[in-house]
RNA sequence: GUGGGUGUAGUCAAGCGGUCAAGACACUGGGUUGUGGCUCCAGUAUGCGUGAGUUCGAAUCUCAUCACCCACC
Numbered sequence: 001g002u003g004g005g006u007g008u009a010g011u012c013a014a015g016c017g018g019u020c021a022a023g024a025c026a027c028u029g030g031g032u033u034g035u036g037g038c039u040c041c042a043g044u045a046u047g048c049g050u051g052a053g054u055u056c057g058a059a060u061c062u063c064a065u066c067a068c069c070c071a072c073c
Stems, first nucleotide, its partner, number of pairs: 001072007010025003018056001027043005049065005
């Protein structure tokens, strides 16, 4: 340089055009316990890499760009 893949909360991760973006772990509060752990209930977070476009509507489609990964050269 060419082609391809991935990017969603502190971590992992679902979603494949439709109102509220699942879930797990972690964290916070509470129940239970002599304490802790396990377990149960509730809850918090500026979460869709960035910019533009298409659309009534975009995490999702298109273009550019950034980071990382893979192959080729």
Predicted 3D model of a 73-nucleotide RNA (transfer RNA) from a Clostridiales bacterium.
Lineage of the source: Bacteria > Bacillati > Bacillota > Clostridia > Eubacteriales.
Its mean pLDDT, the model's own confidence on a scale to 100, is 80.
Rfam family: tRNA. Rfam classes the family as a transfer RNA.
It was read from a public genome assembly.